[in-house]
Molecule: transfer RNA
Organism: Parcubacteria bacterium SG8_24
RNA sequence: GGGUCGGUAGCUCAGUCGGCAGAGCAGCAGCCUUUUAAGCUGACGGUCCUGGGUUCGAGCCCCAGCCGACCCACCA
Numbered sequence: 001g002g003g004u005c006g007g008u009a010g011c012u013c014a015g016u017c018g019g020c021a022g023a024g025c026a027g028c029a030g031c032c033u034u035u036u037a038a039g040c041u042g043a044c045g046g047u048c049c050u051g052g053g054u055u056c057g058a059g060c061c062c063c064a065g066c067c068g069a070c071c072c073a074c075c076a
Stems, first nucleotide, its partner, number of pairs: 001072007010025004019056001028042004049065005
């Protein structure tokens, strides 16, 4: 330098054919328990990497950029 895949909640990750953004874990509150842990219940938690474009409408499609992983090539 070229290519492929990825970036979504604090963490690990879903999100189908473009139509109200989700799960598990952690944390928080409650129940249970002599207490803790475990278990159960509930609520909370989002600039969907950035900018632009398409569209009535974008996490999703298109373009550019940034970051990460891997493969290839080049130089030494």